[in-house]
RNA sequence: AACUGUCGUAAAGCGCCAGCACUGCGGCUGCCCGACAUGGAGCCCAGUGGACGAGGUGGAGGUUUAUCGAAGGAUUCGGCGGGUACCUCCCGGCAGCAGUAUCACUGCCGCAGAACGCAAGGACAAAGCACCAGGGUGAUCUGGUGGACAAAACUUUGCGUAUGAUACGUU
Repeated sequence: AACUGUCGUAAAGCGCCAGCACUGCGGCUGCCCGACAUGGAGCCCAGUGGACGAGGUGGAGGUUUAUCGAAGGAUUCGGCGGGUACCUCCCGGCAGCAGUAUCACUGCCGCAGAACGCAAGGACAAAGCACCAGGGUGAUCUGGUGGACAAAACUUUGCGUAUGAUACGUU
């Protein structure tokens, strides 16, 4: 110094790159062009790109193209891994019987919380864009300023729908 193994740290629309695209004023060439050279093509090496935010984690197990829109019309392509998604069980809680408690049932919530459906309304973003600055030979990366624009979760209103038993209490 390299490789391998182990442990740890960070990130969770997060990470990565064997395809692909692109860059190199890096290297190579029994190729192309034909005298022009910082040329083309190929290979090697070294790099760059490869998803813009909103939302989202009780525990265990399982499954895998795991919610929502924005931009663009281009690689936000094609893949790999992970994962807060989904399912089952468990723990704790909320709502439903129009008094309370317990049990069961159904649905929901995971502490900023707590039924479902329908209708109408409301609020919220970043990139993209314009301008500017910085790093890099370059592909390209980073940052600042400006003015916007979503959907879902959420929220407001209305309507509809969503339990039994027992005990106690009250009339």

RNAcentral holds the sequence, with entries from Ribocentre.
Predicted 3D model of a 171-nucleotide RNA (glmS glucosamine-6-phosphate activated ribozyme aptamer) from Brevibacillus sp.
The coordinates come from a structure-prediction model, not an experiment, and the mean pLDDT is 77.
It matches the Rfam family "glmS glucosamine-6-phosphate activated ribozyme aptamer". For this family Rfam cites "Backbone and nucleobase contacts to glucosamine-6-phosphate in the glmS ribozyme" (Jansen et al., Nat Struct Mol Biol, 2006).